[in-house]
RNA sequence: CUUAUCCGGAGUGACGGAGUGAACAGGCACUAUGAAGUCCGGCAACCUACCAUAUUGGCAAGGUGCUAAAUCCUGCGGUUCUGCCGAAAGAUGAG
Numbered sequence: 001c002u003u004a005u006c007c008g009g010a011g012u013g014a015c016g017g018a019g020u021g022a023a024c025a026g027g028c029a030c031u032a033u034g035a036a037g038u039c040c041g042g043c044a045a046c047c048u049a050c051c052a053u054a055u056u057g058g059c060a061a062g063g064u065g066c067u068a069a070a071u072c073c074u075g076c077g078g079u080u081c082u083g084c085c086g087a088a089a090g091a092u093g094a095g
Stems, first nucleotide, its partner, number of pairs: 001095006011040001013039003019030003024075004041067003046063003050058003071089001076086004
């Protein structure tokens, strides 16, 4: 850079010990009834392998990923406007 996906799913665990939800701004929320991080467990099924099938289904061994809230919400554009659609940015996979 291209492309697919992003309203589903996943902890009464151990260590740790103060922050966290990508960045900025505005909100909102989580957190000493224990944040981040690490490990374990789990979820999922993008890629590989395997099985079946005849182009989709299964499996979960391997490579990733994920594991509060829609990518927590808004920010830009459109609109038939308590909302909806799209874009941008971001995340992840594959190339």

Annotation:
SAM riboswitch aptamer (S box leader) from a bovine gut metagenome, 95 nucleotides, folded computationally. Of the family's consensus pairs, 94% are formed in the model. The coordinates come from a structure-prediction model, not an experiment, and the mean pLDDT is 84. RNAcentral holds the sequence, with entries from MGnify.